[in-house]
Molecule: transfer RNA
Organism: Lachnospiraceae bacterium
RNA sequence: GUGAUCGUAGUUCAAUUGGCAGAAUACCUGCCUUCCAAGCAGGAGGUUGCGAGAUCGUUGCUCGUCGAUCACU
Numbered sequence: 001g002u003g004a005u006c007g008u009a010g011u012u013c014a015a016u017u018g019g020c021a022g023a024a025u026a027c028c029u030g031c032c033u034u035c036c037a038a039g040c041a042g043g044a045g046g047u048u049g050c051g052a053g054a055u056c057g058u059u060g061c062u063c064g065u066c067g068a069u070c071a072c073u
Stems, first nucleotide, its partner, number of pairs: 001072007010025004019056001027043005049065005
């Protein structure tokens, strides 16, 4: 330099053919316990990397850009 895959909660990852952004874990509160841990119940946490376009409507489509990994040179 060229190509491919990927980027979503603090972290690891879902979201089928475009139609309300979720789970686990961590964090916070309560219950339980002499206390802690474990367990149970609840809560908060998101410009879906960034920008633009198409669409009534996008995490998913198109283009640009940034970053990561891999392959080729």